[in-house]
RNA sequence: AGCAAGGUAGUGCAGUUGGUAGCUCGCCUGGCUCAUAACCAGGAGGUCGGAGGUUCGAGUCCUUCCCUUGCUU
Repeated sequence: AGCAAGGUAGUGCAGUUGGUAGCUCGCCUGGCUCAUAACCAGGAGGUCGGAGGUUCGAGUCCUUCCCUUGCUU
């Protein structure tokens, strides 16, 4: 330098044809317990890597930039 895959909650990941952003673990509160854990119930936490465009509507489509990994030279 070229190509490919990826960037979504604190962590790990879904989100299929553009139509209300979800799951697991973790965190907080309550219940249960002599008590921690486990278990049960509830809750908080996201401007979806940045900017622009298309559209009534974008995590999803288009352009550009940044970052990570792999391959080739």
Predicted 3D model of a 73-nucleotide RNA (transfer RNA) from an Oceanospirillaceae bacterium.
RNAcentral holds the sequence, with entries from ENA.
Its mean pLDDT, the model's own confidence on a scale to 100, is 82.
Rfam family: tRNA. Rfam classes the family as a transfer RNA. Its family is annotated with triplet codon-amino acid adaptor activity in the Gene Ontology.
Lineage of the source: Bacteria > Pseudomonadati > Gammaproteobacteria > Oceanospirillales > Oceanospirillaceae.